[in-house]
Context: one part of a larger RNA
RNA sequence: UUGGGCGUAAAGGGUUCGCAGGCGGCUAAACAAGUUUGUGGUUAAAGCCCGGAGCUUAACUCCGGUGUGCCAUGAAAACUAUUUAGCUAGAGUACAGGAGAGGGCAAUGGAAUUCCAUGUGUAGCGGUAAAAUGCGUAGAUAUAUGGAGGAACACCAGUGGCGAAAGCGGUUGCCUGGCCUGUAACUGACGCUCAGGAACGAAAGCGUGGGGAGCAAAUAGGAUUAGAUACCCUAGUAGUCCACGCUGUAAACGAUGAAUACUAAGUGUUGGGGAAACUCAGUGCUGCAGCUAACGCAUUAAGUAUUCCGCCUGGGGAGUAUGCACGCAAGUGUGAAACUC
Numbered sequence: 001u002u003g004g005g006c007g008u009a010a011a012g013g014g015u016u017c018g019c020a021g022g023c024g025g026c027u028a029a030a031c032a033a034g035u036u037u038g039u040g041g042u043u044a045a046a047g048c049c050c051g052g053a054g055c056u057u058a059a060c061u062c063c064g065g066u067g068u069g070c071c072a073u074g075a076a077a078a079c080u081a082u083u084u085a086g087c088u089a090g091a092g093u094a095c096a097g098g099a100g101a102g103g104g105c106a107a108u109g110g111a112a113u114u115c116c117a118u119g120u121g122u123a124g125c126g127g128u129a130a131a132a133u134g135c136g137u138a139g140a141u142a143u144a145u146g147g148a149g150g151a152a153c154a155c156c157a158g159u160g161g162c163g164a165a166a167g168c169g170g171u172u173g174c175c176u177g178g179c180c181u182g183u184a185a186c187u188g189a190c191g192c193u194c195a196g197g198a199a200c201g202a203a204a205g206c207g208u209g210g211g212g213a214g215c216a217a218a219u220a221g222g223a224u225u226a227g228a229u230a231c232c233c234u235a236g237u238a239g240u241c242c243a244c245g246c247u248g249u250a251a252a253c254g255a256u257g258a259a260u261a262c263u264a265a266g267u268g269u270u271g272g273g274g275a276a277a278c279u280c281a282g283u284g285c286u287g288c289a290g291c292u293a294a295c296g297c298a299u300u301a302a303g304u305a306u307u308c309c310g311c312c313u314g315g316g317g318a319g320u321a322u323g324c325a326c327g328c329a330a331g332u333g334u335g336a337a338a339c340u341c
Stems, first nucleotide, its partner, number of pairs: 004312003007295002012309001014200004021193003025087006033080002035076008049065006090190001091187003094183005102176007109153001114148007124135002161168002205246006214240002219235004257308006265286009290297002314341003323334004
């Protein structure tokens, strides 16, 4: 490079936005860059290929033709491009409604755990398979009243909802993003995708300053055991929480990139419209055609097609070495080879 692939065999970027690039709806006209076609030039000779001639054939020699491409010129106008004029089915706007743990900030509530104070009360409590460490006559556990403080929000709660993904759940207020339905008033292709780039990005971790109830890496002790640097128990520090900044990774999973069109049915559910039949947008299950190595997928496709991006090419070595970039560091991104099977 050709070809084949990416749910589970190697392979979809964690997600979105988006410049360049690639691709792009309907009608008419113009143009002729791409495209198609005619003619001419050039494409050295030899060779190759085709048709002949000579040599008894062949080899060999000779004659003629062909010749991709490029250039010039004439023509065609369907398609692509460009230009012009329009259209409304894509896209967007407007208006009227609707649902929602979407986001940010502030305020606030009750249950529970722990701690402190006081009252009652007395010998145990706690914990386990069984124990022990531990707590308790300096009065614990239990119980009642009052107080402090932090974190999380039972029931509602639902293959329910919202969000691009990560994710989001007490209540109230303020600020704010997106989505759906209906009308068909407005704009008139304004679209799709997107290398670089930008933004967001669980948990853990890092920096500075707060906070610290519960839980709990590390650590200590008690058990278990041949040992037990574990599983179990008693304690317990970082951390978990808040503010600001960094990190930029996950089985970041539907292990399934985005967009558009088309292709049997049945059934549940969420939000709209409609008097109803039904219909629009989401979310589940079953299932035909079709697809698949099978499992299975099946209008939310892994079916049938188109456009664009990312990625794969035997196992190990290895997501290592090296270089470069980023980072406070931890490390992250990019990413080989020798050798070996």